[in-house]
Context: one part of a larger RNA
RNA sequence: GAGUAGCGAGAGGCGGGUGAGAAACCCGUCCGCCGAAAGCCCAAGGUUUCCUGGGGAAGGCUAAUCCGCCCAGGGUAAGUCGGGACCUAAGGCGAGGUCGAGAGACGUAGUCGAUGGACAACGGGUUGAUAUUCCCGUACUAGCAACUGACCGCCCAGACCGAAUCCGGUCGCUAAGGAACGCCUUCGGGCCGACCGAACCACUGGUAGUAGGUCAGCGAAGGGGGGACGCAGGAAGGUAGGCCAACCCGACCGAUGGUCGAGUCGGGGUAAGUGCGUAGGGCGGUUCCCAGGCAAAUCCGGGAGCCAUUAAGCCUGAGACACGAUGCCGAGCCGAUUAAGGCGAAGUGGCCGAUCCUAUGCUGCCAAGAAAAUCCUCUAGCGAGGGCAGUUGCUACCCGUACCCCAAACCGACACAGGUGGGCAAGUAGAGAAUACUAAGGCGAUC
Numbered sequence: 001g002a003g004u005a006g007c008g009a010g011a012g013g014c015g016g017g018u019g020a021g022a023a024a025c026c027c028g029u030c031c032g033c034c035g036a037a038a039g040c041c042c043a044a045g046g047u048u049u050c051c052u053g054g055g056g057a058a059g060g061c062u063a064a065u066c067c068g069c070c071c072a073g074g075g076u077a078a079g080u081c082g083g084g085a086c087c088u089a090a091g092g093c094g095a096g097g098u099c100g101a102g103a104g105a106c107g108u109a110g111u112c113g114a115u116g117g118a119c120a121a122c123g124g125g126u127u128g129a130u131a132u133u134c135c136c137g138u139a140c141u142a143g144c145a146a147c148u149g150a151c152c153g154c155c156c157a158g159a160c161c162g163a164a165u166c167c168g169g170u171c172g173c174u175a176a177g178g179a180a181c182g183c184c185u186u187c188g189g190g191c192c193g194a195c196c197g198a199a200c201c202a203c204u205g206g207u208a209g210u211a212g213g214u215c216a217g218c219g220a221a222g223g224g225g226g227g228a229c230g231c232a233g234g235a236a237g238g239u240a241g242g243c244c245a246a247c248c249c250g251a252c253c254g255a256u257g258g259u260c261g262a263g264u265c266g267g268g269g270u271a272a273g274u275g276c277g278u279a280g281g282g283c284g285g286u287u288c289c290c291a292g293g294c295a296a297a298u299c300c301g302g303g304a305g306c307c308a309u310u311a312a313g314c315c316u317g318a319g320a321c322a323c324g325a326u327g328c329c330g331a332g333c334c335g336a337u338u339a340a341g342g343c344g345a346a347g348u349g350g351c352c353g354a355u356c357c358u359a360u361g362c363u364g365c366c367a368a369g370a371a372a373a374u375c376c377u378c379u380a381g382c383g384a385g386g387g388c389a390g391u392u393g394c395u396a397c398c399c400g401u402a403c404c405c406c407a408a409a410c411c412g413a414c415a416c417a418g419g420u421g422g423g424c425a426a427g428u429a430g431a432g433a434a435u436a437c438u439a440a441g442g443c444g445a446u447c
Base pairs, nucleotide, nucleotide: 012030013029014028015027016026017025031444032443033442034441039424040423041422042421045404046403049402050074051073052072053071054070055069059067060066079140080139081400082399083398084397086117087116091112092111093110097106098105099104121138122137123136124135125134141396142395143394144393145392146391147390148389149388151386152385158215159214160213161212166206167205168204169203170202172201177196178195182191183190184189217382218381222378223377224376225375230365231364232363233362236358237357238356241352242351243350244349245348247268248267249266250265251264252263253261269328270327273323274322275321280316281315282314283313284307285306286305287304288303289302290301292300293299329347332343333342334341366369410419411418426438427437428436429435
């Protein structure tokens, strides 16, 4: 310079409280702001910032009794949420191996690796601070054990499948061959030809339901299916959610003319799971044969026959309905210390209606749209007891879980008008997630 610029988008007023001290802290009230956000829930990241009590140096662009500041104490509870004990992608590592003088590089088997696949819990209550984790209620998953039930198998017995070979049978089929009838003839014969006619074959009887084989169940590290996938588009059936109500329930009857009325205000809920299997979507079935699927196969694949092809059957599948629930929640009321705690009504109808579900569906298109495991099936193999259903009991490990999360707690040196992925998506008007005003909820943003 200069007590100058600035004090970082924004609305506060009043009353009360605390205190040495209050424009800023706490309580109340009025007013205002956001409301596809300035609300709520996650991921990443942060790492105690969370809660309680205390503090008033410094930090806080002023003050501060206040704080994401300082001090002390406390707080994160899981079979089911997320990660691991499952799977694989890009990519990493990589026994042997190849290359290289070496360091090392590449890479098979393999082993890791979610941003993907698989996989069992919902509702209510509770704390100062956690809750799908605690508590209450009702479920589900996996394993083990016991019991019950019907059943199958082994032993015994039986059931089912089921030859070969040989011997027959047949208005069956025709071959060589034969041949009636008919026609022609040079009288020698020729032509036509129904029909007859063996073996094989076909059908069939016996051999023989004999020999022989199979039988409950488990079951791959192997085979196959499936998982399994793009983009665009419309319609349908639903649900969430919402609106209205003269119907149901509760409270109220007025400071100013009216207000017991078609009055005013408020409310009119309930999950997983289990059962049922609807709207919708998908799939042909069966018999025989086969050099394919690195062995085998009844599975898959290929071929043929028959029957179906608006159907049946099977698979899938929202929702509704019932149970869950004689529960819980619930406007309000009682209680008063702002408590603790207790009581608790109705809980219906109509309409609108999703971007959510059916749906990884359907239709169309070309640029032609992961893998592996769980799962199903097939045998190989194992096998003397076994699976199935129900009930009961027991077991169920490790890590995360506080709090912020479009922000004063993350990335920007700052409590910085910047940046930051996903989910939820109320009302009136509106095509709308625009915009305006509002609800729930949150703020008045540190001179």

This is a predicted structure of a 447-nucleotide part of an RNA (large-subunit ribosomal RNA, domain III) from an Actinomycetota bacterium. The coordinates come from a structure-prediction model, not an experiment, and the mean pLDDT is 83. The organism belongs to Actinomycetota, within Bacteria. RNAcentral holds the full RNA, with entries from ENA.